[in-house]
Formats: sequence, structure tokens, C1' cells
RNA sequence: GUGGGUAUGGUUCAGUCGGUUAGAACGCCAGAUUGUGGAUCUGGAAGUCGUGGGUUCGAAUCCCACUACCCACC
Repeated sequence: GUGGGUAUGGUUCAGUCGGUUAGAACGCCAGAUUGUGGAUCUGGAAGUCGUGGGUUCGAAUCCCACUACCCACC
């Protein structure tokens, strides 16, 4: 340089071919329980979906550019 892949709460991931509240597990906070802790149960916070544009009535999802990381080739 060329081609491809990945990017979604703190972490690991799902998300269906565009559609009306963006989810799960673990973790975190509070409470219950317990002599304390752990385990268990209940509740809660935390995401403008990598960045910037475009298409559309409507975009995590489609298109373009860019950024970071990974793979292959040269």
C1' cells in the first nucleotide's frame, strides 16, 4: 500500500435483513437475611451504540469518509 474483520453501560456479549421503551450476564450501589463475611432475595444507577457526514417519516442496523485494534497479502 491492497483486501477483510471488530468497535453497543465498568467488563464480556446479544440485538434479524430500518419501526416506535437498547437488552443479558458478571461487576457496582442500597435494602432484606446473617453474630461478621459470603451465598441468596428485592430494588437501583450506569449506554446519546468508535468519530463525522449522508439516505429516510424513522438508523445501533443502509451508504461514504475517518480513527483504533486484529488477520491475510504485497
Transfer RNA from a Clostridiales bacterium, 74 nucleotides, folded computationally. The coordinates come from a structure-prediction model, not an experiment, and the mean pLDDT is 80. The sequence was found in a public genome assembly. Rfam family: tRNA. It is annotated as a transfer RNA.